[in-house]
RNA sequence: AUCGGUGAUCUGCCGAGUCCGUGCAGUCAGGAGGCACGGAGCCGGGGAACCAACGACCCUCGGAUUCAGGGGUCAGGGGUGAAUCGGCGCGCCGGGAGCGUUCCAAACGCUGCCACCCGGGUGCCGUAGGGCGACUUCCCCGCCCGAACCCGUCAGCUAACCCGGUAGGCGCGAGCGGAAGACCCU
Numbered sequence: 001a002u003c004g005g006u007g008a009u010c011u012g013c014c015g016a017g018u019c020c021g022u023g024c025a026g027u028c029a030g031g032a033g034g035c036a037c038g039g040a041g042c043c044g045g046g047g048a049a050c051c052a053a054c055g056a057c058c059c060u061c062g063g064a065u066u067c068a069g070g071g072g073u074c075a076g077g078g079g080u081g082a083a084u085c086g087g088c089g090c091g092c093c094g095g096g097a098g099c100g101u102u103c104c105a106a107a108c109g110c111u112g113c114c115a116c117c118c119g120g121g122u123g124c125c126g127u128a129g130g131g132c133g134a135c136u137u138c139c140c141c142g143c144c145c146g147a148a149c150c151c152g153u154c155a156g157c158u159a160a161c162c163c164g165g166u167a168g169g170c171g172c173g174a175g176c177g178g179a180a181g182a183c184c185c186u
Base pairs, nucleotide, nucleotide: 011171012170013169014168018040019039020038021037022036023035024034041166042165043164044163045162046161051156055074056073057072058071059070060069076154077151078150079149080148085126086125087124088123089122090121092120093119094118095117096116097111098110099109100108101107129145130144131143132142133141135181136180137179138178139177140175
């Protein structure tokens, strides 16, 4: 001098997740902390009228497209959160099947879990959307996230009203960029 790791302090970040008070235990007493409550602030859910809404895909309809009707397959719905929605794969999982006779259904025959359809999982690639770059906002540029959990068949919006939360996890990461404004110092 460089690289990696660990700890501490100042300080900063995601997030609603901060602040104040009372009592109890403990102590010689006090402070911090612990437990139980209450309040303020912030956050979330339920809940009228009016309004809004009542699934997706495939087949059939004899030129094509669309609508109606009929048939089949799949799938409950909702909440917190930025975390949604797609494409290409995986002979991974679950279910349906396909072809012929027939308008459909039923029935019969052949082939089955290869193909095809739906749902789930998983790997990549994107993406709606979200965060950071140290006073704030805008522009530019750069770096990231795009999860997880919960309710339990039930909830659109929603005045009055009712109920709940106030956690957890991280970093010394900083463009000495441009414009405007604020604040502080001299």

A computed fold for a 186-nucleotide RNA from Sphaerimonospora mesophila NBRC 14179 = JCM 3151, annotated as c-di-AMP riboswitch aptamer (ydaO/yuaA leader). It was read from a public genome assembly, where an Rfam model found it. The organism belongs to Sphaerimonospora mesophila, within Bacteria. Of the family's consensus pairs, 96% are formed in the model.